[in-house]
Fluoride riboswitch aptamer (crcB RNA motif) from an Acetobacteraceae bacterium, 62 nucleotides, folded computationally.
The coordinates come from a structure-prediction model, not an experiment, and the mean pLDDT is 79.
The model forms 100% of the base pairs in the Rfam consensus.
It matches the Rfam family "Fluoride riboswitch aptamer (crcB RNA motif)". For this family Rfam cites "Widespread genetic switches and toxicity resistance proteins for fluoride" (Baker et al., Science, 2012).
Lineage of the source: Bacteria > Pseudomonadati > Alphaproteobacteria > Acetobacterales > Acetobacteraceae.
RNA sequence: UUUGUCGCUGGGGAUGGGGUUCCCCUUUGAGUGCCGCCGCGGCUGAUGACUCCUGAAGAUCA
Numbered sequence: 001u002u003u004g005u006c007g008c009u010g011g012g013g014a015u016g017g018g019g020u021u022c023c024c025c026u027u028u029g030a031g032u033g034c035c036g037c038c039g040c041g042g043c044u045g046a047u048g049a050c051u052c053c054u055g056a057a058g059a060u061c062a
Stems, first nucleotide, its partner, number of pairs: 010025004016053006033043004
């Protein structure tokens, strides 16, 4: 000096916040949904997963 590994720190997992947990990346990065006739059109979901709150939408009751 270069490469690899481990640890710490920080970050990420298609739209908000809290808790728990899992995975990934560590700056040359993780990540930036799916489908089709793909310069355009269509569809699902506030989660990576579970749960609570908030917002939006639909139905029913008071």